[in-house]
Molecule: Bacterial RNase P class A
Organism: marine eukaryotic metagenome
RNA sequence: GGUGACCGCUCCUCCUUCGGGAGGGGAGGAAAGUCCGGACACCCGCAGGCACCGUGCUUCCUAACGGGAAGGCGUCCGCCGAUGGUGGAUGACAGCCAGUGCAACAGAAAGGAUACCGCCUUGAGGCGCAAGCCGAAGGGUAAGGGUGAAAUGGUGGGGUAAGAGCCCACCGGCCGGGUGGCGACAUCCGGUGCGAGGUAAACCUCACGGGGUGCAAGACCAAGUAGGACCGUAUGCGUCGCCUGUCGUGAUGCGGUCGGGUAGGUCGCUAGAUCCUGACGGUGACGUCAGGACCAGAUCAAUGGUCACCAUCCCGAGGCCGUUCGCGGCCGAGGGAAUACAGAAUCCGGCUUA
Repeated sequence: GGUGACCGCUCCUCCUUCGGGAGGGGAGGAAAGUCCGGACACCCGCAGGCACCGUGCUUCCUAACGGGAAGGCGUCCGCCGAUGGUGGAUGACAGCCAGUGCAACAGAAAGGAUACCGCCUUGAGGCGCAAGCCGAAGGGUAAGGGUGAAAUGGUGGGGUAAGAGCCCACCGGCCGGGUGGCGACAUCCGGUGCGAGGUAAACCUCACGGGGUGCAAGACCAAGUAGGACCGUAUGCGUCGCCUGUCGUGAUGCGGUCGGGUAGGUCGCUAGAUCCUGACGGUGACGUCAGGACCAGAUCAAUGGUCACCAUCCCGAGGCCGUUCGCGGCCGAGGGAAUACAGAAUCCGGCUUA
């Protein structure tokens, strides 16, 4: 933990001689975290805008969602008949050609960038018989080296003084159009040497969404030698104040009425975007229809206890088998257990965790 018996607890219905009795219901897949969304309630609030916050590929589902379904694209991994196909995992997966900012260290240069080394070239001058060599200074060059997470698309060829999309082929990119798809996007054709790199969980831009507080919301009833307001009364009585006495006046005690409201009680409270079965529609999430069911509702807070048997787990005398002699496997008298995670509190849909 399961089943049974007995004894309880709590809610509902019925009966009652008011003591009680009978029958029925009584935790979860997460009741948890309280992360997201709604219903409901109260408060605030013209509309609208700004600010702030959230979401961010597409279409769909839904009461709604940051959830779900189906799909697209990128990255990674596996497999295959391999410029492709297929399966899986994963992605805050809108926009850096609106503007602004940022990039440690290294590096010559970090952005309409850069000449450190190297390469090519001009070359004062020097050396040498000569060929030629060295070479201040200047120019060209982003192909090679070096720095970096990142350095102006890649491979090959031509070309050049050396180089460079400078030119060419293929791949990639960008622009335009056609076709297919609701769409994200895919594919084909044509054009263009390709000029503007990264970063938006940086400010920001764009699109869409968002009032606040949560059932301890909130509604109703309402005890008292509690407290408040008003009225009344025998011009009375008791006490106290107005310095004392009388008069007067005020307060209080008394009676009545009223509203607020504490304790407490009732409702909200569990019948609902509910559950089960079937049919139909849809790839699916899901939807529609039909039939059936009623399934916790406590408020210091019920849902438990004891016994028996069984199951599971742990320990285990001892025995058997194997052995590389370290040990491993199997059976097992008997004993033990605190029996996974946990546990309703307004309800529901998700997510996450156990």